RNA sequence: AAACUUGAGAGUUUGAUCCUGGCUCAGAACGAACGCUGGCGGCAGGCCUAAUACAUGCAAGUCGAACGAACCCCUCGGGGUGAGUGGCGCACGGGUGAGUAACACGUGGGAAUCUACACUAGGGUACGGAAUAACUCACCGAAAGGUGUGCUAAUACCGUAUAACAUCUCCGGAUCAAAGAUUUAUCGCCCUAGAAUGAGCCCGCGUUUGAUUAGAUUGUUGGUGAGGUAACGGCUCACCAAGUCGACGAUCAAUAGCUGGUCUGAGAGGAUGAUCAGCCACACUGGUACUGAGACACGGACCAGACUCCUACGGGAGGCAGCAGUAAGGGAUAUUGGACAAUGGAGGAAACUCUGAUCCAGCCAUGCCGCGUGAGUGAAGAAGGCCUUCGGGUUGUAAAACUCUUUCAGUAGUGAAGAUGAUGACGGUAACUACAGAAGAAGCUCCGGCUAACUUCGUGCCAGCAGCCGCGGUAAUACGAAGGGGGCGAGCGUUGUUCGGAAUCACUGGGCUUAAAGCGUAUGUAGGCGGACUUGCAAGUCAGAAGUGAAAGCCUGGGGCUCAACCCCAGAACUGCUUUUGAAACUGCAAAUCUAGUGUCCCGGAGAGGUUGGCGGAAUUCCGAGUGUAGAGGUGAAAUUCGCAGAUAUUCGGAGGAACACCAGUGGCGUAGGCGGCCAACUGGACGGGUACAGACGCUGAGAUACGAAAGCGUGGGGAGCAAACAGGAUUAGAUACCCUGGUAGUCCACGCCGUAAACGAUGAUUGCUAGACGUUGGGGGGAACGCCUCUCAGUGUCGUCGCUAACGCAUUAAGCAAUCCGCCUGGGGAGUACGGUCGCAAGAUUAAAACUCAAAGGAAUUGACGGGGACCCGCACAAGCGGUGGAGCAUGUUCUUUAAUUCGAAGCAACGCGAAGAACCUUACCAACCCUUGACAUCCCGAUCGGGAAUUAGAGAGAUCUUUUUCUUCAGUUAGGCUGGAUCGGUGACAGGUGCUGCAUGGCUGUCGUCAGCUCGUGUCGUGAGAUGUUUGGUUAAGUCCAGCAACGAGCGCAACCCCUAUCGUCUGUUGCCAGUAUUAAGUUAGGCACUCUGACGAGACUGCCGGUGAUAAGCCGGAGGAAGGCGGGGAUGACGUCAAGUCCUCAUGGCCCUUACGGGCCGGGCUACACACGUGCUACAAUGGUAUCUACAGUGAGCUGCAAAGGGGCGACCUGGAGCAAAUCUCCAAAAGAUAUCUCAGUUCGGAUUGGACUCUGCAACUCGAGUCCAUGAAGUUGGAAUCGCUAGUAAUCGCGGAUCAGCAUGCCGCGGUGAAUACGUUCCCGGGUCUUGUACACACCGCCCGUCACACCAUGGGAGUUGGUUCUACCCGAAGCCGGUGCGCUAACCAGUUUACUGGGGGCAGCCGACCAC
Repeated sequence: AAACUUGAGAGUUUGAUCCUGGCUCAGAACGAACGCUGGCGGCAGGCCUAAUACAUGCAAGUCGAACGAACCCCUCGGGGUGAGUGGCGCACGGGUGAGUAACACGUGGGAAUCUACACUAGGGUACGGAAUAACUCACCGAAAGGUGUGCUAAUACCGUAUAACAUCUCCGGAUCAAAGAUUUAUCGCCCUAGAAUGAGCCCGCGUUUGAUUAGAUUGUUGGUGAGGUAACGGCUCACCAAGUCGACGAUCAAUAGCUGGUCUGAGAGGAUGAUCAGCCACACUGGUACUGAGACACGGACCAGACUCCUACGGGAGGCAGCAGUAAGGGAUAUUGGACAAUGGAGGAAACUCUGAUCCAGCCAUGCCGCGUGAGUGAAGAAGGCCUUCGGGUUGUAAAACUCUUUCAGUAGUGAAGAUGAUGACGGUAACUACAGAAGAAGCUCCGGCUAACUUCGUGCCAGCAGCCGCGGUAAUACGAAGGGGGCGAGCGUUGUUCGGAAUCACUGGGCUUAAAGCGUAUGUAGGCGGACUUGCAAGUCAGAAGUGAAAGCCUGGGGCUCAACCCCAGAACUGCUUUUGAAACUGCAAAUCUAGUGUCCCGGAGAGGUUGGCGGAAUUCCGAGUGUAGAGGUGAAAUUCGCAGAUAUUCGGAGGAACACCAGUGGCGUAGGCGGCCAACUGGACGGGUACAGACGCUGAGAUACGAAAGCGUGGGGAGCAAACAGGAUUAGAUACCCUGGUAGUCCACGCCGUAAACGAUGAUUGCUAGACGUUGGGGGGAACGCCUCUCAGUGUCGUCGCUAACGCAUUAAGCAAUCCGCCUGGGGAGUACGGUCGCAAGAUUAAAACUCAAAGGAAUUGACGGGGACCCGCACAAGCGGUGGAGCAUGUUCUUUAAUUCGAAGCAACGCGAAGAACCUUACCAACCCUUGACAUCCCGAUCGGGAAUUAGAGAGAUCUUUUUCUUCAGUUAGGCUGGAUCGGUGACAGGUGCUGCAUGGCUGUCGUCAGCUCGUGUCGUGAGAUGUUUGGUUAAGUCCAGCAACGAGCGCAACCCCUAUCGUCUGUUGCCAGUAUUAAGUUAGGCACUCUGACGAGACUGCCGGUGAUAAGCCGGAGGAAGGCGGGGAUGACGUCAAGUCCUCAUGGCCCUUACGGGCCGGGCUACACACGUGCUACAAUGGUAUCUACAGUGAGCUGCAAAGGGGCGACCUGGAGCAAAUCUCCAAAAGAUAUCUCAGUUCGGAUUGGACUCUGCAACUCGAGUCCAUGAAGUUGGAAUCGCUAGUAAUCGCGGAUCAGCAUGCCGCGGUGAAUACGUUCCCGGGUCUUGUACACACCGCCCGUCACACCAUGGGAGUUGGUUCUACCCGAAGCCGGUGCGCUAACCAGUUUACUGGGGGCAGCCGACCAC
């Protein structure tokens, strides 16, 4: 010099957000255990469970210098062994934590005590005596052991003497000791005093949880006296008094050894009490004392009990919570080791002996620390593994290879310190030296987020993982494996426990309107807190000093082991307690004063404040009487009900009970509950003004007490209306409801209980401070220009600044800023429940848990969605109309069923005449049979051949295919080489192929909401944020279309427009089109012409442009003019962000999976066409607006060479024959049909055409299954269609025909075309769908949502249950071992005394025994 240097968060509630709040994780630690693995050393640690039971050995002995026998040796001097007597020790050391909530422990004090050995000082150590063990003999017993007789010693025992600086004292006095050994010297012994050490006792403070433990106590509390103890004391006893403790928690219950410390933490704290150290308690369980300086004694005694062992059954023995060890328990904890060498202890004069204390060694990765498992160079970036986009990447300088090194381990040699003189268990150990050789030495865990680290394969809600959230249902970074990577490393993970994070019990450092949380209100006890000024005291407070706060540990500075761990030295610290000296601001205490708080007094006004009594009118009901007649009543509609025995209605009179219209008001009063007609009596409180009085008298308030709506309870009244329960009628699927008719408790009064409510302002009481504005109630002051203005106090409201709040919101009536006191909260459920207590007549109230279970529950706000919420608007959505479907027959699609197969897909709208614009074969994907296997098709390689193609003959076969005959034709380039290309055949393997699966892995395409008007962004602003604003609002529109306004300003995708067709006109064009005029023909046929129609290119035109009205002078709307067309002219194309895991892997493309002599390919036949039903979409009808026959006009779109096909001819007809013309404004299809006229005359018909028979036609290789058409014949159902349901708003519906695609053939379907050509729309209440705004929400998979209860089954936890049993404690009583105490002691008795006398007697004293008190089991 130093002992100061210190605080991290994350995941999870939601669609998203902020908050509240719990759960979980990351850290550190451990006497740990388990799993995998394991080289060395040092230092530590090692039964946390059964204070369970213990075999065996050891753990306390020693002294011959206390003593006498016995034995051994002897150099005769002596030496030794060792049972016994005796002394000291065994109360230490060692173990354990059962008990103990206590002066047990910690800390600091105190006085009434003892203390062996050791120390200091003073003094003494004299004279005697009687026994006894060992031993001998005898006896008993299985044993343990015991009895008797006889002998003997002492530092064993006893007496006497001596006696103080000792003790007692009545102050005269009295009482008390000893031991010798050896001989050189010493060691002992006794008394006294002191000090030390150790111990005992007392006190202040501190020391767990529970009040669902509130009263405890009779030696209890105190006194006097006595006893007892080393000592004070109810410690014990007798008597007296009735105290003592307790809400500052007694008593009781549960748990627990306490501390220094240890772990954690920034700290404050929290948890803990292994090892080390201090104290306490215990020693098989309970009790008891003896001995002793010290014990009520771990390895002593006695008794009782349990257990174990021995036994000859009579009786005995034992106590590892000492060290090892065993069994048991348990997840779990070591050797039946060495030595007294060191340190310490006991004995001894000493040598020495003993010492499981101790020092060492052994076992164990149990922990901490250190070291090693090699170092350098090394790219062909080796091989192998893994991945791959097939290029490569990675493992990876890693390895190999080359060059080095030798720590540790190994072998050999030397070899300590620990020992002051000797003595070394450890130990031939540590250390040093030499040698050999990279040689002997790496694992564990994790890789979805938190949390560092990623891929492949396998698996397929299985197997499994998981700390929380959560992964796994065929592409899993989450399971398992592999490769790679991260972390730590002789360890690594897991589990358990503690603290932390957790400000999640908040002292530091939280909250209570709505998240959990203000008692329903007041009064008030204890307690807490308290106005101004002065003085004093010094309890709190502050400062200084002293003592103490053991050591170790933590911290700091040094030092020693090579470092570190570890150890040593010194310091700091130990935040505490005690004593003492001082200070006096603040708190406190004492005294005195004051008036601002508080209270009293006087005056005044306001009020549904309270209690009691009386009075009043309206209304309902009932009763009596009158008038009067058939209904009344009630409802959505009814019925029950009342009424001809006279209701309802109406008039008069009467009775009775309850409630008080208007006034009436976020008005008043009250503490709250609550209070409403009027009058009177009694009575409480608040307010204003005055400022006379008192002088802090105040605030809050645990317990306590009082009040406390409604309902309910008890007793007695009362009862009009209303009305739980109940009855009936309705409604309904039911209706124990809502509605109706009745109706009892009750509602009312008196008295007594209950004590709860969303008892709410979900906001405790009190005090002070902090902008305002506008109302209102009750007072007071001032001004005055007097229907007013202004100031102020007390209430009661609305808005609002600062501030606060998670937000909503609060805001002088705070949820702001502060202070005091009380109450309450600590995740959700279980549960305000159970048990217990208290209260209650009961109902019940109050106080108030746990097991178990979940990862949330919750608050506020946001965006959506939804509502049998609201407002506005739109749509063939309804309404108004027209025509259909649903009934019939047929066509077609679908379901179901069937089948060898009836291929597959589509499924509400948005599948079902859909994919399919056309299944006899083919198509074809399905089925059966038969064939092929590098394949029907593509690329590459090898070999052979030069092929091959077309036509053709014959044979086998169902055909594919196989065999075969003949004819024709004959490739390109070229370096001139069968060289290259090309072709065919054969072979090999890569591969082909798959209408196989997954549309929930996908692209693309499509449907749908919906041609609905919406969907978003940038910047800015607001909000903590999700988000909002813009996009809302007022108008307007078909429209988020436009205008205006606005914290918004702009922009994008949508709307509209730009595009196409169509309606009018113009210009140009003039054949194949057209024909006004001229000529001509059978005919626009021809000449001629291009005016018209038309063709098809370019233009014009329509814009609310003009006028009037309306509107805000806007946007726009209404009307009008002109115009072919008028307000988007009509139609089409065009489909925002998104929704439906919508549809499609069978158009195509494509990931993954699957098949590969087959799930591929070929071929024949069959099937997709089946047929009990059922459904969808259509066609044709049921007829006269029609059928049939006859006659005869007018279209448009399109198509045509493997084609359309005319004229002519044949056939009843389908059709055949024929072949002009036409690759088309030229020719052809091509005839339009509804129309008109005639007839039929209401019927199953001259309607309707199914079905069936016969005969044909056409297409095609082929019409059986299975085509279309024609003719003749046949002539079914059906007479306008139930519930229900569809389309359509104008050239539309309806009706009529025509064309085309596909196609050999096949349309009632589909896509187009034109002809004829309506009716209706008042309107938006309702149904459906949609848009905007707003509101509620516990929904967000979004109402097809969410969610409640019973039941069934399974599981978890806890109960009930006839009973049975253990533990703990209390009360009453009985019994009474051992022992101590007291009494007695007739039995027994050595020392002392006395007497006789030589052996006895008596006394004193003692013992056994007995009795009593206490008392364990």